The prediction has a mean pLDDT of 81. A computed fold for a 73-nucleotide RNA from a Dehalococcoidia bacterium, annotated as transfer RNA. Its Rfam family is "tRNA". The RNAcentral record of the sequence draws on ENA.

[in-house]
RNA sequence: GCGCCCGUAGCUCAGUGGAUAGAGUAUCUGGCUUCGAACCAGAGGGUCGGGGGUUCGAAUCCCUCCGGGCGUG
Repeated sequence: GCGCCCGUAGCUCAGUGGAUAGAGUAUCUGGCUUCGAACCAGAGGGUCGGGGGUUCGAAUCCCUCCGGGCGUG
């Protein structure tokens, strides 16, 4: 340089055109406990990597850029 894949919550990931974007874990609060862990309940936390385009509608499809991984000359 070329080809492929990935980028969504602090972390690991799901969601592959449709109404308010989700789970686990972590954090915080409460319950429980002599205290803590575990367990139970709840809460906060996201401009879906940036920009542009297609569409009535985009995390999802297209273009470009950025970052990461694998392969290859």